[in-house]
RNA sequence: ACUGGUCUAAGCCAGUAUAAACAGUCCUUUAAGCUUAGAGCGUUGCAAGGUAUAGGAGCCUUGCAGGUGGAA
Numbered sequence: 001a002c003u004g005g006u007c008u009a010a011g012c013c014a015g016u017a018u019a020a021a022c023a024g025u026c027c028u029u030u031a032a033g034c035u036u037a038g039a040g041c042g043u044u045g046c047a048a049g050g051u052a053u054a055g056g057a058g059c060c061u062u063g064c065a066g067g068u069g070g071a072a
Stems, first nucleotide, its partner, number of pairs: 001016005006039006025071003033041001044065008
C1' cells in the first nucleotide's frame, strides 16, 4: 500500500495475492454476522404472489414488522 472480517466512516484484527480465520477486551448467549454510529445486505416472524405438485416441503419475488445478550 492493497485485500479480507455484510456496506460507509472510524476502530480492532489478519493476511500478502490469497479471502480465509482458533485473530478481532472478556463471558456466555442469539437465527443475528468483531466493536461504535448510520444502514437493513444476510439472518427472524407474518402476509401475498410465482414455480413445483394430486397436494406439500423446497426455491424465488414483494410488502409490513423487528433488528443477540451481559460485564469491564